């Protein structure tokens, strides 16, 4: 990189370096950025998937050692199915698709 399971409506930022893009792809909308993007780095923070501890086990709690995040929201449409409208189109829901974790090869 490939698989399988779960979970994605909440949460949590300030400083240095950096100097133009950036919310994963494409495409179109939107949104964010010289009052400073992306990256890196330092300190915090948030979460609890795995860990630990606690219990006869479970469930639960408690810590936070490996992970992971720390604008707004998986930003929205894109296929498919219902529903609702006189159209344009609008809600739901479900697939792909993509992130994060255990696991297994």
């Nucleotide at each position: 990189g490939c698989g399988u399971u779960a979970u994605c409506a909440a949460g949590a930022a300030a400083g240095a370096c950096g100097g133009a893009g950036g919310g994963a792809a494409u495409a179109g909308g939107u949104c964010c950025u010289g009052u400073g993007a992306a990256g890196u780095c330092u300190u915090g923070g948030c979460a609890a998937c795995c860990u630990g501890u606690u219990u006869g086990a479970a469930a639960g709690a408690c810590a936070a050692g490996g992970u992971g995040c720390u604008a707004c929201a998986u930003c929205c449409u894109a296929u498919c199915a219902g529903c609702c409208u006189g159209u344009u189109g609008g809600c739901u829901g479900a697939a792909u698709a993509g992130a994060u974790a255990c696991c297994a090869a």